[in-house]
RNA sequence: AGAGUUUGAUCAUGGCUCAGGAUGAACGCUAGCGGCAGGCCUAACACAUGCAAGUCGAGGGGCAGCAUUAUCGCUUGCGAUAGAUGGCGACCGGCGCACGGGUGCGUAACGCGUAUGCAACCUACCCAUUACAGGAGGAUAGCCCGGGGAAACUCGGAUUAAUACUCCAUAGUACCAUUUGAGGGCAUCUGAGGAUGGUUAAAGAUUUAUUGGUAAUGGAUGGGCAUGCGUCUGAUUAGUUAGUUGGUGAGGUAACGGCUCACCAAGACGGCGAUCAGUAGCGGGUCUGAGAGGAUGAUCCGCCACACUGGAACUGAGACACGGUCCAGACUCCUACGGGAGGCAGCAGUGAGGAAUAUUGGUCAAUGGGGGAGACCCUGAACCAGCCAUGCCGCGUGCAGGAAGACGGCCUUCUGGGUUGUAAACUGCUUUUAUACAGGAACAAAUGCCUCAUGCGUGAGGAGUUGAGUGUACUGUAUGAAUAAGCACCGGCUAACUCCGUGCCAGCAGCCGCGGUAAUACGGAGGGUGCAAGCGUUGUCCGGAUUUAUUGGGUUUAAAGGGUGCGUAGGCGGUAUGUUAAGUCAGUGGUGAAAUCUCUCCGCUCAACGGGGAAACUGCCAUUGAUACUGGCGUACUUGAGUGUAUCUGAGGCAGGCGGAAUUGAUGGUGUAGCGGUGAAAUGCAUAGAUAUCAUCAAGAACAUCGAUAGAGAAGUCAGCUUGCUAAACUACAACUGACGCUGAGGCACGAAAGCGUGGGGAGCGAACAGGAUUAGAUACCCUGGUAGUCCACGCUGUAAACGAUGAUGACUCGAUGUUGGCGAUAGAAUGUCAGUGUCCAAGCGAAAGCGUUAAGUCAUCCACCUGGGGAGUACGCCGGCAACGGUGAAACUCAAAGGAAUUGACGGGGGUCCGCACAAGCGGUGGAGCAUGUGGUUUAAUUCGAUGAUACGCGAGGAACCUUACCUGGGCUAGAAUGCCUUCGCACGGAUCAGAAAUGGUCCAUUCCUUCGGGACGAAGUGCAAGGUGCUGCAUGGCUGUCGUCAGCUCGUGCCGUGAGGUGUUGGGUUAAGUCCCGCAACGAGCGCAACCCCUAUCCUUAGUUGCCAGCAAGUUAUGUUGGGGACUCUAAGGAGACUGCCUGCGCAAGCAGAGAGGAAGGUGGGGAUGACGUCAAGUCAUCAUGGCCCUUACGCCCAGGGCUACACACGUGCUACAAUGGGGAGUACAGCGGGUAGCGAGCCGGUAACGGUAAGCCAAUCUCGAAAAGCUCUUCUCAGUUCGGAUUGUGGUCUGCAACUCGACCAUAUGAAGUUGGAAUCGCUAGUAAUCGCGCAUCAGCCAUGGCGCGGUGAAUACGUUCCCGGACCUUGUACACACCGCCCGUCAAGCCAUGGAAGUCAGGAGGACCUGAAGCGGGUGACCAAUCGGAGCUCGUUAGGGUUAAACUGGUAACUAGGGCUAAGUCGUAACAAGGUA
Repeated sequence: AGAGUUUGAUCAUGGCUCAGGAUGAACGCUAGCGGCAGGCCUAACACAUGCAAGUCGAGGGGCAGCAUUAUCGCUUGCGAUAGAUGGCGACCGGCGCACGGGUGCGUAACGCGUAUGCAACCUACCCAUUACAGGAGGAUAGCCCGGGGAAACUCGGAUUAAUACUCCAUAGUACCAUUUGAGGGCAUCUGAGGAUGGUUAAAGAUUUAUUGGUAAUGGAUGGGCAUGCGUCUGAUUAGUUAGUUGGUGAGGUAACGGCUCACCAAGACGGCGAUCAGUAGCGGGUCUGAGAGGAUGAUCCGCCACACUGGAACUGAGACACGGUCCAGACUCCUACGGGAGGCAGCAGUGAGGAAUAUUGGUCAAUGGGGGAGACCCUGAACCAGCCAUGCCGCGUGCAGGAAGACGGCCUUCUGGGUUGUAAACUGCUUUUAUACAGGAACAAAUGCCUCAUGCGUGAGGAGUUGAGUGUACUGUAUGAAUAAGCACCGGCUAACUCCGUGCCAGCAGCCGCGGUAAUACGGAGGGUGCAAGCGUUGUCCGGAUUUAUUGGGUUUAAAGGGUGCGUAGGCGGUAUGUUAAGUCAGUGGUGAAAUCUCUCCGCUCAACGGGGAAACUGCCAUUGAUACUGGCGUACUUGAGUGUAUCUGAGGCAGGCGGAAUUGAUGGUGUAGCGGUGAAAUGCAUAGAUAUCAUCAAGAACAUCGAUAGAGAAGUCAGCUUGCUAAACUACAACUGACGCUGAGGCACGAAAGCGUGGGGAGCGAACAGGAUUAGAUACCCUGGUAGUCCACGCUGUAAACGAUGAUGACUCGAUGUUGGCGAUAGAAUGUCAGUGUCCAAGCGAAAGCGUUAAGUCAUCCACCUGGGGAGUACGCCGGCAACGGUGAAACUCAAAGGAAUUGACGGGGGUCCGCACAAGCGGUGGAGCAUGUGGUUUAAUUCGAUGAUACGCGAGGAACCUUACCUGGGCUAGAAUGCCUUCGCACGGAUCAGAAAUGGUCCAUUCCUUCGGGACGAAGUGCAAGGUGCUGCAUGGCUGUCGUCAGCUCGUGCCGUGAGGUGUUGGGUUAAGUCCCGCAACGAGCGCAACCCCUAUCCUUAGUUGCCAGCAAGUUAUGUUGGGGACUCUAAGGAGACUGCCUGCGCAAGCAGAGAGGAAGGUGGGGAUGACGUCAAGUCAUCAUGGCCCUUACGCCCAGGGCUACACACGUGCUACAAUGGGGAGUACAGCGGGUAGCGAGCCGGUAACGGUAAGCCAAUCUCGAAAAGCUCUUCUCAGUUCGGAUUGUGGUCUGCAACUCGACCAUAUGAAGUUGGAAUCGCUAGUAAUCGCGCAUCAGCCAUGGCGCGGUGAAUACGUUCCCGGACCUUGUACACACCGCCCGUCAAGCCAUGGAAGUCAGGAGGACCUGAAGCGGGUGACCAAUCGGAGCUCGUUAGGGUUAAACUGGUAACUAGGGCUAAGUCGUAACAAGGUA
């Protein structure tokens, strides 16, 4: 110090989350020791038991109990007597009990903190000083006697003492009254000193030393009161207050005071937050933070408050009293039922509550407190110990060596390696700690006693006593590595990685998120990382968070400028000067308790901890000074502001008058069948005369052109012309005033449209409504009508995307160019100046877009507003309103985002440009029929599997009768059907036969080859290592392939631009088939694609001529290149040439385009092929092959037979054949090319109607053969029909292949002769040697279901105006809420579940207040006939009051039938509102 998380990516905004520290903590796992600290945060809930406040005999009467002594009785260990002694229960009296200890209920307050004041006060014990203490008296407890009661307790009688009580005397520096008064002060005042009058005191004890008593003054200590300042939240609490505020007088108090009372006045407090409500003890401090702050108030210290709840006083120096009293209440206990007792928020302890917090311990040894002369007594204060890892600190669990890098574990690419790991074993060493034994502190100083000194406090010396903790701390010795390590984590943040299991399950998770078969994220293991006697989790606080911003934020678009003005309080304020000294600054003094924090020194072995010192406590008060700035007061000024004079400007406002065009209506005329409306229609109007047209009249509303990012106004807004009234700005002048100013919480006023009230008005338009259309629906968009309303007057409402989404005012900061009004100057130029209004830009600012003298720049002042999204501008409350509604304005709950700007894509029923058999123009098909084939579906024992929009469906399959074959049924095998290595053998192989469906099994016969002699080949057997799987995953993969697409694109380096994603280049202007090329340009280059290079083909040349060819020559044949020969030609097959917009003309800067141009076989890529960029579709294939992982192993492997893949109500795709005359049949006849052939092609001849059979020449092929090409052409027949079309289907008979044609082959002959007469919606191919049509060949193959596929040649068209539309694509641009990218995103109702909330008849509870009734104790007043007769008291009564009761209303909270909306939830229903022009912006 930051990090993660919104996005495909980016920047900024913004929330959420994490890393740190802390804790009186709790929980989980674990645990060796010590030191120091801490320990009911909850029920101020209830408490059993014990203890926590007594002491004094030197105050007193006395003496129950104990001890001692004496005497007596005597039973020699008992009783009695004696207050005689030590002492002392109970009692009177004194002091203490108001301290110490506990708790935090209450309290928002002079309670606390701080600083002052008391001229308005008190203070026992203590200190100092002064003075005094004379006399008298009557009681009362106790004791004794008697009574009541269960008890607690109490009554009566008699008697008695005091340092108890009373009276008298004396008395002042006390108090009171009157009076004088030096002097002082702070307003009231105070006051030394003096005079007069009046009032109040005392106590003794005793060892004679003292000690106590009374009065007074002063001090000290402790308190009381008052005041300034500070001290939580809520305004959805705005008004509160009758003793209230003040005065006079009186009372009361220690004292001031409405503290109380009587009278008088009507004040007092409050937006600087009264009152009310909620919460809370306050401070020193503590935690955190860089600080400022924020949070907190355990332990320790100070103050306050309280003591079962409420009230009250008494006593006392002090209390309205924790372990006192009285009363009331609740609760608990005792009881003989009549009455009584009690108060742990003291220390322990118990129950309860709770996540949670300890022993019914020891001692007064020390420190401190009370009493006492003292010894001493008391002290749950205190000091110690016990329990608890609750925290902080310290120590230890060993150290060194040790590699065969052991065993084991884990991982692995597996004969190996890595890791655990110098870790262990083993060797040596040490002994803190633990254990045992031994020694052994400090805390102790005294008091008292003795001696000495001293006038008194007291001091000095001496001997001795006292330790709970404790035989503790500490020290030594002995033994021996011996007694001692866990917890969390390992996807990122965040240090640390692999295997197995699991399979959106189980689970994890602080945030993001993991898990759906290869999980570093779940669980386990190995390993690692972090901390360590602890480690994690949870809760809480601060930090990070500049995320409430004083330090230190913002408001055009992210949340956020009030709709606008006027203006009150407040805040801020021009120039000069004087004064003051409030703010401000400086010095000094006081205070800021101690502890804490910081620094330093010291003590415990260190540290924690503790001690000494310093500093600090940033504050407050007082005082002295300074005077720049701010403020106060005064004087002056003119530039801010205003006034005046003059000109001028405008849809500024209000009221009145007038005008024309248009619309609608009315009347009349002309006129006739339609009008109107729409995408198309219909509703509607019209023969009762519409629409159209003309004339006249009426009405209401709005003002074309001018008219303009022109003008005016504070904003809303303002537009025909004109009159009146009225407001304002600007400019010029510089005459007047002299800071009069700016802003503006509350407040007041204005305030579009819609809406409301009353009354008018109503032409057009037009919510609602009606009808017609559209549509799946159409409560809409469109059409025809149409009411409120729109208009006017008056009143209300008070809101808008009331927007420049930009508050007002002032100052400053480059320019360019328009425009409005004025001034100045003038020439109709140019130029200056003030005020407005626009555009573009510098600097600067901004997240960017953008803003930029009209700021969103740089500053100043004031106001308003914001603090994640949703819930929600909702609920409740209050205010306003006639209502509608407006203003103010939450929470629970829920999400990890929501939102801004810009970027790249993708998309659009956005735009522009362009291309393609994309459309159009054509030709031929498919869709209808029959058949073939594939698929779906269904069926089946099985109908094996895969392919499924385009990009599956005559596809894998280029050949399913067996085989293939993967499927089914049945029969069999288990190291296996195949192969490699090793060993052994030559029993193998082969033949025959039996069983069997075969596989297989049995029997019989026969029995290797080569050799360099080492062995090898082949086969069998054995054994082991490797089996095998067309089982799963194409979403783990390689390879291969389809598609976009043969579309023209896809990128990189450097530079430049941008905060960045990214852009530029690649865009632009042209051009091209093309990112092809040219030009321009912050780009310059380059790569993969395009093109070219390759192959075939079209022309020519050269070379070479066999099996090909034959022009010329020769020979021969019925005939044939048949033969001699030839290379001319064709052809073959090798090499070359040729085409490049090269030439010409036109256009063009160029690239290039055009020209039926020339030439040429070919012309603008000549035609065709091969060739497929970056990538997309988790596209296809684990069944071609390969391969990770998983699965099966007498089976999911292997062999065999038979069956199935060929099924068949049906649906689809692809084809073939047709429906006929451009045809069918018959006869004749012509012309190819690519190819194949020895298990083959097979001429020829013979047989058969034929398929084919028989025989057989030739040929391993330019030689022989398949081999007939067919359409075509010629002749003939058929004559429009289900036919001489069409051939399905079926019967019969054959041929061929093959072990075998039943399921299930092809072919031939004959017979049969179905549907079909050109095919609905829709849809496919093709732009030239193409479509169409005709045949031929080949692969696979025994044969073939081939009409398929791949090739070959023959014949050989039509059409393209063109790019509006459909589809696909390319580029540029635009919008976007899409990025899984429009097959996207997303809204609302309804239905279901869960959650929190609002309303609600009611109902329950709580606290506070009011009224009335009642009213204890106590206190105050009065009285006081009774008691006492000294003081006084009982009693009675009045007042006050706690409590109780009744009652009406308000407030707060809970609950509630029913009800309302909201949030969340996986795939529910209905539509499609928004995002693209989102299909009606």
A computed fold for a 1481-nucleotide RNA from an uncultured Bacteroidota bacterium, annotated as small-subunit ribosomal RNA. Its mean pLDDT, the model's own confidence on a scale to 100, is 83. Rfam family: Bacterial small subunit ribosomal RNA. Rfam links the family to the GO terms ribosome and structural constituent of ribosome. The sequence is in RNAcentral, with records from ENA, Greengenes and SILVA.